[in-house]
RNA sequence: ACGCGCUGGCGGGACUCGGUGAAAUUCCGAACCGGCGGUGAUCCUGCGGGCGAGAGCCUCAGGUAAGCCCGCGACCCGGACGACGCACUGCUCGAUUCCCGAGCAUCGACGGACGGUGGACCUGGUGAGACUCCGGGGCCGACGGUUGAUCGACCGGCAUUCGUGCCGGCCGGUCAGACAGUCCGGAUGGGAGACAGCGCGC
Numbered sequence: 001a002c003g004c005g006c007u008g009g010c011g012g013g014a015c016u017c018g019g020u021g022a023a024a025u026u027c028c029g030a031a032c033c034g035g036c037g038g039u040g041a042u043c044c045u046g047c048g049g050g051c052g053a054g055a056g057c058c059u060c061a062g063g064u065a066a067g068c069c070c071g072c073g074a075c076c077c078g079g080a081c082g083a084c085g086c087a088c089u090g091c092u093c094g095a096u097u098c099c100c101g102a103g104c105a106u107c108g109a110c111g112g113a114c115g116g117u118g119g120a121c122c123u124g125g126u127g128a129g130a131c132u133c134c135g136g137g138g139c140c141g142a143c144g145g146u147u148g149a150u151c152g153a154c155c156g157g158c159a160u161u162c163g164u165g166c167c168g169g170c171c172g173g174u175c176a177g178a179c180a181g182u183c184c185g186g187a188u189g190g191g192a193g194a195c196a197g198c199g200c201g202c
Stems, first nucleotide, its partner, number of pairs: 002201007010193001016030004032181001033141002035072004043063004048059004067139002076116003081111002084108002089105006121137005143185003147176006154169006
């Protein structure tokens, strides 16, 4: 170095200006962002090797280059199985006049191997060769949330000639509306993976 095991922390970026509007970092115009591994003809380094008079060329090693090429992760759906719980549902048992006690799972909540789903690229150039390089143009980005008017019930505050009125909140109805890669939330989560340390093997 390599293999196996354990541990540790690390492990995603981005709304600025203008327009419309009651309301937009959500729409429209322009601008802005790009996780991980692989591939890879750019580029860099070598106080490596070879060739050459030299510029340089070849080769080897290390580093480095893809949002849209291959695969993975996050979100969502399913889920064998696992340990847990008794507030709900159900069953069993025990109390027996009170709505109790105990256990269990088909109940609840959690984890979860694995499976499913899961976005996007063309063109010109160079060249033996490019969806990767250079020029140009294009495209993509989980789930939930988000606004106003009006009517009614309730709550709070203020005013009151004590009749009520006004303002705000919340729930429900009706009508209209506005649509998130970037805002808020799940998430102080999860995570592809890269690294470091320790142990064992070799």